[in-house]
The part of an RNA shown here (small-subunit ribosomal RNA, central domain) has 351 nucleotides and comes from Torreya grandis. Its Rfam family is "Bacterial small subunit ribosomal RNA". The organism belongs to Torreya, within Eukaryota. Its mean pLDDT, the model's own confidence on a scale to 100, is 85.
Context: one part of a larger RNA
RNA sequence: UUGGGUGUAAAGUGUCUGUAGGUGGCUUUUCAAGUCCUUUGUCAAAUCCCAAGGCUCAACCCUGGACAGGCGGUGGAAACUACCAAGCUAGAGUAUGGUAGAGGCAGAGGGAAUUUCCGAUGGAGCGGUGAAAUGCGCUGAGAUCGGGAAGAACACCAAUGGGUGAAAGCACUCUGUUGGGCCGUUACUGACACUUAGAGACGAAAGCUAGGGGAGCAAAUGAGAUUAGAGACCCCAGUAGUCCUAGCCGUAAAUGAUGGAUACUGAGUGCUGUACGUAUCGACCCGUAUAGUGCUACAGUUAACGCGUUAAGUAUCUCGCCUAGGAAGUACGUUCGCAAGAAUGAAACUC
Numbered sequence: 001u002u003g004g005g006u007g008u009a010a011a012g013u014g015u016c017u018g019u020a021g022g023u024g025g026c027u028u029u030u031c032a033a034g035u036c037c038u039u040u041g042u043c044a045a046a047u048c049c050c051a052a053g054g055c056u057c058a059a060c061c062c063u064g065g066a067c068a069g070g071c072g073g074u075g076g077a078a079a080c081u082a083c084c085a086a087g088c089u090a091g092a093g094u095a096u097g098g099u100a101g102a103g104g105c106a107g108a109g110g111g112a113a114u115u116u117c118c119g120a121u122g123g124a125g126c127g128g129u130g131a132a133a134u135g136c137g138c139u140g141a142g143a144u145c146g147g148g149a150a151g152a153a154c155a156c157c158a159a160u161g162g163g164u165g166a167a168a169g170c171a172c173u174c175u176g177u178u179g180g181g182c183c184g185u186u187a188c189u190g191a192c193a194c195u196u197a198g199a200g201a202c203g204a205a206a207g208c209u210a211g212g213g214g215a216g217c218a219a220a221u222g223a224g225a226u227u228a229g230a231g232a233c234c235c236c237a238g239u240a241g242u243c244c245u246a247g248c249c250g251u252a253a254a255u256g257a258u259g260g261a262u263a264c265u266g267a268g269u270g271c272u273g274u275a276c277g278u279a280u281c282g283a284c285c286c287g288u289a290u291a292g293u294g295c296u297a298c299a300g301u302u303a304a305c306g307c308g309u310u311a312a313g314u315a316u317c318u319c320g321c322c323u324a325g326g327a328a329g330u331a332c333g334u335u336c337g338c339a340a341g342a343a344u345g346a347a348a349c350u351c
Base pairs, nucleotide, nucleotide: 004322005321006320007305008304012319014202015201016200017199021195022194023193025088026087027086028085033081034080035077036076037075039073040072041071042070043069049065050064051063053061054060091192092189093188094187095186096184097183098182099181103178104177105176106175107174108173109172110154114150115149116148117147118146119145120144121143125136126135163170164169207248208247209246210245211244212243216242217241221237222236224234259318260317261316262315263314264313267296268295269294270293271292272291273290274289275288276287277286300307301306325350326349333344334343335342336341
């Protein structure tokens, strides 16, 4: 390599767009490249296999023959693939009417809480813990009331099984703008499709650069405890950071530890969106269809756990990846990055 795998044993790229490539719906026609059949040339000899023969047998030697297969030529077949031409509408898309939503971006506004400042009342503690202490407080704290400022996050609704987005993610309210989905209707295009190496885009948190901002929280750090020690857990403080703008980084247990697409396969029961029917004064309710999102379980599958129309079932197409453990996601080299590092990625040796 083949084969076998990839939820948990090694293994699904973090996600999407998409080039080359691979694969591709139904009907008719052309052609004969693939495919199939006939015939033929060639593939040295030896070897292998088969049948005889020769050394007393065997090994060995010798004679003859053949299969299978490769590469060509000739003549044919036309189902399938490719090609040519024409068509179709079930895939895909467009138009059109609706519809749900924390989808994105920008702007404006809001209240609760917290901290702090000012004023007032008041007068000795407060705070914290398992217990304490550091700490704050008669220069008037804590408590209560009134007023001001600031920054960050948005209680209830809210779902345990809600919605939406490709994923990361997205939730106070309003406005503007904008992307996608779903359902229904008929009309249109007529295979325009699927996947996707390389490539491009997005990508939590932390981190980096520059400029702002800084309430709370809080790596580092300081102090108090605990302890044999305590570089920790507990406590009092507290700086980066967390927030905004413009760039960079490109990683996560980026998880459903499950790549994408299509088709098929017995039931039950919830929730969300839409349409139709039924019902009704109307809204619910009920039924059907469809798109999602959950649960229970038949067949099947699985090493088991479990999965089970949202498959890990039955099949096809296509991409990534795996091949004993450690050394090691390390070394070296290369690319990217301001750096931190990221990507690619061994071997000796060892068991």